[in-house]
Context: one part of a larger RNA
Order: sequence, then structure tokens, then C1' cells
RNA sequence: CUGGGCGUAAAGCGCGUGUAGGCGGAUAGGCAAGUCCGGCGUGAAAGCCCUAGGCUCAACCUAGGAAUUGCACUGGAAACUGCCUGUCUGGAGUACUGGAGAGGAAAGCGGAAUUCCUGGUGUAGAGGUGAAAUUCGUAGAUAUCAGGAGGAACACCGGUGGCGAAGGCGGCUUUCUGGACAGUUACUGACGCUGAGACGCGAAAGCGUGGGGAGCAAACAGGAUUAGAUACCCUGGUAGUCCACGCCGUAAACGAUGAGUGCUAGAUGUCGCGGUCAAGACCAUCGCGGUGUCGCAGCUAACGCAUUAAGCACUCCGCCUGGGGAGUACGGCCGCAAGGCUAAAACUC
Repeated sequence: CUGGGCGUAAAGCGCGUGUAGGCGGAUAGGCAAGUCCGGCGUGAAAGCCCUAGGCUCAACCUAGGAAUUGCACUGGAAACUGCCUGUCUGGAGUACUGGAGAGGAAAGCGGAAUUCCUGGUGUAGAGGUGAAAUUCGUAGAUAUCAGGAGGAACACCGGUGGCGAAGGCGGCUUUCUGGACAGUUACUGACGCUGAGACGCGAAAGCGUGGGGAGCAAACAGGAUUAGAUACCCUGGUAGUCCACGCCGUAAACGAUGAGUGCUAGAUGUCGCGGUCAAGACCAUCGCGGUGUCGCAGCUAACGCAUUAAGCACUCCGCCUGGGGAGUACGGCCGCAAGGCUAAAACUC
């Protein structure tokens, strides 16, 4: 390479938008590039294969044939692919009506709690632990009441509930704004799928500038524990955690499961919408879309998956190819840095 694979053995890019490319619904006609059939030219010789012959046989040699699966030219076929033209509505989209939602951004507001400050009451302890001590407290602590300041997070509702492409999103109100879903017919008429590069988004930590700082808390200090204790426990405590703007671009970024389409028993819970029944809500039943559990066929090394597939197929992308060396070195690109992306070899088992 051919192949075989990618939930857990090596292997799905963290996620999206989308360029090139690849692939692409139904129907009619045309063309004939791919495709198929024929003809002709060429496809050196030797060799391989077949037949016959020559060395006593064979190896070897000689002659003839076949083959040379290819290419060019030419005549034809039109099912499939392609191209052109016309038509269609099932894919895709638009419009209208309706409800659901922690989807995103900004501004404002609220209560509980912690801490601190002021004042009142009040007196000797408080705190902390396995036990203690460091620590706080007669300069009045802890406790309790009232008032004030400030920051951060939003108990209950809350739910294998909802929304989002992923990261993620949870007090309340307002403004701006994205997406999905259901129903009705109407409209456009293949406008689609995937997506190398590219571009954008991307938890936490970290970085830059400026703010903010209640609680928590790397580092650090002290007290304990211990043989030691650079830890676990305790008392403190700075970055940070918060905000604005700009970087970083990683993760067990996980469903460890790429995206799309079609097909393949069911049962049951739940969320959103609708139909039938009913005077009406509930219930029941049916449909669509999501989200769970169980389970058949099938698949799987097993575990398990099983209409939300890891089943049966197709299209496109990414990735894997023994362990270590190593996600390292070197080079390149990116970054303020930390570092990230790309990515070997010697050697060794």
C1' cells in the first nucleotide's frame, strides 16, 4: 500500500459556520465525456504458458503459436454516471397562527446569610479538636438586640425537568436578541448532505491594564500529629476567586460513542404541542418533537448496545497501525509569558 478498525483493547478533531472538493430526489427529451460492444494500428526481442523438434534423457537449445489484461484511432449502443433543456414535490426552505424554555447580551431591583463598623444589654470565658494548642477576650470578647457598610452567591420551587452546537446556563423585572417545536394550508422548486484548508466560539487555571475584595483560599506563617510530616487536622493568611477590556486555547472539553439520511418488535415514565372523546378540565386514546428506563431480532471478545444503536445500509470528514523513548527533541507557526499546535529518530523490550 491493499486491508482491518476507532463506547471500554491503539484510534471521533472540544464545538460550530463554511470555501474548495466528494456525494446527491422524481420524471421526459437530447448529447455521448465516463461506461459497454465491434473493427483497425501498435503493444521490440528474450522470458513466462502451449505445441512440435534437436543434444542418449533432463537442464539447455530451436521453431511455431498463444498471451502481452495497455494506449491511440474509428464505427456503434444509451441502461447507469455525467452534461444540456423542460417539468414535478416527497428532500430542503419561506410565510401564517400558537404555546414552552436557567438559550445569549445589557440595565435596574430584592431578601436570607457571612464578615466588618457604631451603639445597647451583659460577664468570663470564647473558639477549635480524636485530644489539644497556636488564636480571640476584663482596653469587655463569645452570646443577644438595634442601626449602618460592603462584596459575593441566589435556599425552598428543583425534577435521570428545561434550554443551548459545544463550553455551559438557575432570585425578580425591563429592553434588545438567537434557536427549536406544534398546527394550518399556501408558496419556492433539489435551493440538499458532508466539509481538507479557513474563520468563529470555547470550563477552570493562568497572563496584561485598571477597578473591587465579604466569604473562601494555592503560596506562606504558626499550632498539632508523627520516627520524620516540606501532608492529612487546627488558627491565621496573600495571589486568586468578582467586574471591565484584551490575551491564553487547554480538560476524564465524556455518551470516553463525528455529521447526515433511510430502514429494522415492543413496553413504560416524563417534558412541549396538537387531534379524537367529553358541556369542560382531568382521564383515556392517537400523532409529532425531545428526554429517560427496560427489552426482541441483530450486533459485540465480553461488558453491554438495542428506533436517542454499538443493528442493517449509503455519503462525506477526522483518526489508529506493538510497549517505552514521547505527545518529547529539532524545525516551523502562534503567544507578553506560562505554554499551545504540528511532530520524529537513535536506542531498548